Context: one part of a larger RNA
């Protein structure tokens, strides 16, 4: 100087407390461990792994396994030699395919030529590797933490390591600002500059709205700065209250992550040093089938419930974000339905998904039951995608109707348009195992006395047998 303390002082954070809703019990979905397996590919492992890489595992993907095949190779560059073909079409044979073999027809260009281009075959230099090392690396990322810190120049102090500045007082979300001060300045961070949103004005406007209008859309601007008032503070910074205002003291949200920590993660995104495999049974390449989907069990994250603030039937109302040409697909017809036929319109403020919603509201039934709760599981019949749904897809209808009556110890999220609850859209995508992820709007709370305690963090003081 640090680190640590079941040391002290001060301060902060959904950290506790005050509340609301969950998890832990049930069924199922997904991931992880374990076990099994020919293979169940690999990585990630307290917080910071486990609905994570994966924003789509039937084939492909695919890296794994079994079997079959290829060896200058599936793709690249160069050199040498040979050749004018290669290829296409048709047929035949072996084969699961890949691949291999054979037959017939047809078959280059530039140039006078040499030669060249283009291919094929052979040879060579090489290719190739999701093989190893993230403890050789780049790049990227997580985390402490959007915490308020981390440093430097000159000067000064000290024998020196170092200190000072950055400590102290007040203040702030903030090393934010003010005052003081052997310090004076400066840098990276904080804040601001950027985006979205809330109010107003101006301009323009078709595809929006019933018209000539401005709901709306697109641009540009205004507005908020402790600006004004009062009180507090010796004064200041600032704090508390008030006025006006759509908005008030950072208005709300996002992007943005200092010096560094964890030899943190990634050689399987990519790049890359080194090592290893590759004239033969390859760690390369192609193909078929299987596996990644197994199942005594354990854990994690979720979905659906256990009902009456509910279930079911009928009627009825109101969104926003988005997406669409290998696409979205209307009207109409058929089907109980999934869906099928149909084909208008739309490269989309125009048409479609989508009359776009659901919770809501108005009525009827159910009457506290394992039920008109709950929907697992299973049987049958269908539909769709796709070469193909057996392993292993989704959906519909009928039947079946399991556990479950609010969950032990323990534990998680959330402070406002938030939690809770309700539906809608998108990426990936032929289809989909999405209850996941990312967005959008509808309805819309309760509580915070306070900082003793738990956890984490910051500043200063202090102790130490640790570095």
């Nucleotide at each position: 100087a640090g680190a640590c303390g079941g040391g002290g002082a001060c301060u902060c954070g959904c950290a506790c407390a005050a509340g609301c809703g969950g998890u832990g019990g049930a069924g199922c979905a997904u991931g992880a461990g374990g076990u099994u397996u020919a293979a169940u590919u690999c990585g990630a492992c307290g917080g910071u792994a486990a609905g994570c890489g994966a924003g789509g595992a039937a084939c492909c993907u695919u890296a794994c396994c079994a079997g079959g095949g290829c060896u200058u190779g599936a793709a690249a560059c160069c050199c040498c030699g040979a050749u004018g073909a290669c290829g296409a079409u048709a047929u035949u044979c072996c084969g699961a395919a890949a691949g291999g073999a054979a037959u017939a027809u047809u078959u280059u260009c530039u140039u006078c030529a040499c030669a060249g281009a283009c291919g094929u075959c052979g040879g060579g230099g090489c290719a190739g590797g999701u093989g190893c090392u993230g403890c050789a690396u780049g790049g990227u990322u997580g985390u402490c933490g959007u915490c308020a810190g981390c440093u430097c120049g000159u000067g000064u102090u000290u024998u020196g390591a170092a200190a000072u500045g950055u400590u102290c007082c007040c203040u702030u979300a903030a090393g934010u600002g003010g005052g003081g001060u052997a310090a004076c300045g400066a840098g990276c961070g904080c804040a601001a500059c950027c985006c979205u949103u809330g109010u107003c004005c101006u301009g323009c406007g078709u595809u929006a709205c019933a018209a000539g209008u401005g709901u709306c859309g697109c641009a540009g601007g205004a507005g908020a700065c402790u600006g004004c008032c009062a009180a507090g503070u010796c004064u200041a910074a600032c704090u508390u209250g008030g006025a006006g205002g759509a908005a008030g003291g950072u208005g709300a949200g996002g992007a943005c992550g200092a010096c560094g920590u964890c030899a943190a993660a990634u050689c399987c995104g990519c790049a890359u040093g080194g090592c290893c495999c590759u004239u033969u049974g390859a760690u390369g390449c192609c193909c078929u089938g299987g596996g990644c989907g197994a199942c005594a069990c354990u854990c994690a994250u979720g979905c659906u419930a256990c009902a009456a603030u509910g279930g079911u039937c009928g009627g009825u109302a109101c969104a926003a974000u988005g997406g669409g040409c290998u696409g979205c697909u209307a009207a109409g017809u058929c089907g109980c339905a999934a869906g099928a036929c149909g084909g208008a319109g739309c490269c989309a403020a125009u048409c479609c998904c989508a009359u776009c919603a659901a919770a809501g509201c108005c009525g009827g039934c159910c009457c506290u039951a394992g039920u008109u709760c709950g929907g697992a599981u299973u049987g049958a019949a269908g539909g769709c995608u796709g070469c193909a749904a057996c392993u292993c897809g989704c959906c519909u209808u009928c039947a079946u109707g399991a556990a479950g009556u609010u969950g032990g110890a323990a534990u998680c999220g959330c402070u406002a348009g938030u939690a809770a609850u309700c539906g809608c859209g998108c990426a990936u995508c032929a289809g989909c195992c999405a209850u996941g992820g990312c967005g959008c709007g509808g309805u819309g709370a309760a509580u915070a006395c306070g900082u003793u305690c738990u956890c984490g963090a910051g500043u200063c003081c202090u102790g130490u047998a640790c570095u």

The part of an RNA shown here (small-subunit ribosomal RNA, 3' major domain) has 467 nucleotides and comes from an uncultured Candidatus Saccharibacteria bacterium. The prediction has a mean pLDDT of 81.